[in-house]
Context: one part of a larger RNA
RNA sequence: GGCAUUUGGUGGAUGCCUUGGCGUUAAGAGGCGAUGAAAGACGUGGCACUCUGCGAUAAGCUACGGUGAGCCGAGAGCAGGCUUUGACCCGUAGAUUUCUGAAUGGGGAAACCCCACCCAAUAGGGUGAUCAUAACGUGAAUACAUAGCGUUAUGAGGCGAACCCGGGGAACUGAAACAUCUCAGUACCCGGAGGAAAGGACAUCAACAGAGACUCUGCUAGUAGCGGCGAGCGAACGCGGACCAGGCCAGUGGCCUGUAUGUAAGAACCGGAACAAUCUGGAAAGGUUGGCCAAAGUGGGUGAUAGCCCCGUACGGGUAGAAAGCAUACAGGUCCUCGAGUAGGGCGGGACACGUGAAAUCCUGUCUGAACAUGGGGGGACCACCCUCCAAGCCUAAGUACUCCUUAACGACCGAUAGUGUACCAGUACCGUGAGGGAAAGGUGAAAAGCACCCCGAUAAGGGGAGUGAAAUAGUUCCUGAAACCGGAUGCCU
Repeated sequence: GGCAUUUGGUGGAUGCCUUGGCGUUAAGAGGCGAUGAAAGACGUGGCACUCUGCGAUAAGCUACGGUGAGCCGAGAGCAGGCUUUGACCCGUAGAUUUCUGAAUGGGGAAACCCCACCCAAUAGGGUGAUCAUAACGUGAAUACAUAGCGUUAUGAGGCGAACCCGGGGAACUGAAACAUCUCAGUACCCGGAGGAAAGGACAUCAACAGAGACUCUGCUAGUAGCGGCGAGCGAACGCGGACCAGGCCAGUGGCCUGUAUGUAAGAACCGGAACAAUCUGGAAAGGUUGGCCAAAGUGGGUGAUAGCCCCGUACGGGUAGAAAGCAUACAGGUCCUCGAGUAGGGCGGGACACGUGAAAUCCUGUCUGAACAUGGGGGGACCACCCUCCAAGCCUAAGUACUCCUUAACGACCGAUAGUGUACCAGUACCGUGAGGGAAAGGUGAAAAGCACCCCGAUAAGGGGAGUGAAAUAGUUCCUGAAACCGGAUGCCU
């Protein structure tokens, strides 16, 4: 030095576990905000770093209700207190709520600086942004007026995950290149709204028979069509289903607001059945024997696997105030037109599955421009006949879409390189001027019983005894503890 056996170190795979995720279902909620939001800064405890809570009344104040023996949040303790005269905790309703932030008195490099007026007169409290609408006042050039200005009142502003409507609107890509086309009216930007939005009560379809608002959906059908007839795009009629609702424009009305009465549901919470002995063991819920309950044998915990030990579960009970909902009655306010610069036409575009095409239909930038139910629109150029409907006013639930959020339940979903980026003080540490990017990191034990005391050592680190414990090769780097990698011992070979 090699090989073999064995024993350790290192390392953290594997197994087991789960506080966290993922998904689905059902129900709820679908908003918060000038009565100052969301998001924050700074404070706040006897000691106080971080998180949580809270706001100079600051881990809290008040009232009511519930509960009934412990409590003073967590990491994490020491000291000191509170509490059956009911604490802590839970529910409901209030009070307080610094500074920033739409931020709104002015400014500003957010959490800071500065001012005027009123009340109080030491402190302190309050008001003061802009825009819109309305009323009133005032009032130029310019006589009347108007613009402007002022006061008062009411409203708005900002945030929020997706869903919705509208205004704008790409490119990569595909066409095996590329220009019409496609991607796609997608991404993205802007405006607006609601719990849904939009749409909606036939100037609709159909075809000589008829249907009867709208929305969503399975077919029709990858059909008819459109298409450098390329790539591709792609209906409708009709049938089946979900859901169904019709109203109004001078009236027995609609809508809005307020008041009164009644009413369902609804908080914390309460009751809630039934087991013992023995064996093994550190521990019984395991084995054995004999019982019991069940409208409860879902689930979780307890020193191993518990219907009967604990929390619960089935079932039953209870509930204040307020808000909101519904119903009825009353009062007040408000509204009022049957639709002309419209239909149609020319030019230019756009939307319709339909790329200008034979191109109907719908919208309109521009130029024009009817009829008036003895009328008008449509039936895919256009004309006739026939059929059908009545535009240019308004409202409308349900069926449909979504889930930042709450509750309950479930899973041939994951189990720490998985599952969210985050099971852990994570959108953290860290990186970047910035927009932005973005980790790693779980497990002692049933219980800290977390090793008193002694020894070596430097008043170390570390170790040896002793002790705890079922176990310490469970000793805080702690369950299990693979491999790579590094040692010790023994044997053989060189």
A computed fold for a 494-nucleotide part of an RNA from Thalassospira xianhensis, annotated as large-subunit ribosomal RNA, domain I.
Taxonomically the source falls in Thalassospira (Bacteria, Alphaproteobacteria, Rhodospirillales, Thalassospiraceae).
Rfam family: Bacterial large subunit ribosomal RNA. Its family is annotated with structural constituent of ribosome and ribosome in the Gene Ontology.
Model confidence (mean pLDDT): 83 of 100.